[in-house]
């Protein structure tokens, strides 16, 4: 990014900085000075890519290097919607 495929009811938070908004968008409903959003550190969850093993063509197991995620079913509804991963351009 007017592209492709897959997934999105499971799971997993503390501390420091900072100081008013935030949950993509609209409506709703919520979170938030008992400190949100954000940034940093550490911890954790998961297992898309990756590595290894069994095995034999499709799965299973282990690890956790690259991403991702850690309020609420993608919070709910809506739309030619959004997010993430792996590709493609």
């Nucleotide at each position: 990014c007017a592209c492709u495929u897959a997934u999105c009811a499971a799971g997993a938070g503390c501390a420091g900085c900072g100081g008013a908004g935030g949950g993509a968008c609209a409506g709703g409903c919520c979170c938030u000075u008992u400190g949100a959003u954000g940034c940093u550190g550490c911890a954790g969850c998961a297992a898309c890519c990756u590595g290894c093993c069994u095995g034999u063509u499709a799965c299973g197991g282990c690890a956790a290097g690259g991403u991702g995620c850690u309020a609420a079913u993608u919070c709910c509804u809506g739309a030619c919607a959004g997010a993430u991963a792996a590709g493609g351009c």